[in-house]
RNA sequence: GUACAGCUAGCGCUGAGUUCUCAGGAUGCGAGAAGCGGGGGACCCACAAAUUGGGGUGAAUCCCGGUGCCGGACCGGUGCCGGGUAGGGUUACCUUCCGGCCCGAACCCGUCAGCUAACCUCGUAAGCGUGGGAAGACGGAGCG
Numbered sequence: 001g002u003a004c005a006g007c008u009a010g011c012g013c014u015g016a017g018u019u020c021u022c023a024g025g026a027u028g029c030g031a032g033a034a035g036c037g038g039g040g041g042a043c044c045c046a047c048a049a050a051u052u053g054g055g056g057u058g059a060a061u062c063c064c065g066g067u068g069c070c071g072g073a074c075c076g077g078u079g080c081c082g083g084g085u086a087g088g089g090u091u092a093c094c095u096u097c098c099g100g101c102c103c104g105a106a107c108c109c110g111u112c113a114g115c116u117a118a119c120c121u122c123g124u125a126a127g128c129g130u131g132g133g134a135a136g137a138c139g140g141a142g143c144g
Stems, first nucleotide, its partner, number of pairs: 011129004018034005035124006045114001053112001054109004062084010087103005094136005
């Protein structure tokens, strides 16, 4: 000097997942408020539906190919792999455009739920480290 890893602090990103108060102190692990987010739930409206079960959170849907298994060949279901895609994120004041880099999952309810005022109820986690250009708009500083 470079590379990698760990810890701490600041800043930032996905996400609803932030702030405050009281209690408690391993004989502990609790309670509440605000903010944000979700579910259920009338009239009216909508739907006519009913095992091919249905539904919820979420951007995360759908299609093609390969392969293993199951069922009775075609075919269907399911797991894994690859490619694409509806859709979504980021590129550091804001918006948009161009280019770049990514995600395109997972989980839950349990035969049951359209919308939905009042009302009822739940959550407040987890995981990370992008930074190129242009236009517009806004703001700040200095000078007159």

The prediction has a mean pLDDT of 81.
A computed fold for a 144-nucleotide RNA from Candidatus Desulfopertinax cowenii, annotated as c-di-AMP riboswitch aptamer (ydaO/yuaA leader).
Rfam family: c-di-AMP riboswitch aptamer (ydaO/yuaA leader). From the family's description: This family represents a conserved RNA structure found upstream of the ydaO and yuaA genes in Bacillus subtilis and related genes in other bacteria.
It was read from a public genome assembly, where an Rfam model found it.
NCBI's taxonomy places the organism under Bacteria, Bacillati, Bacillota, Clostridia, Candidatus Desulfopertinax.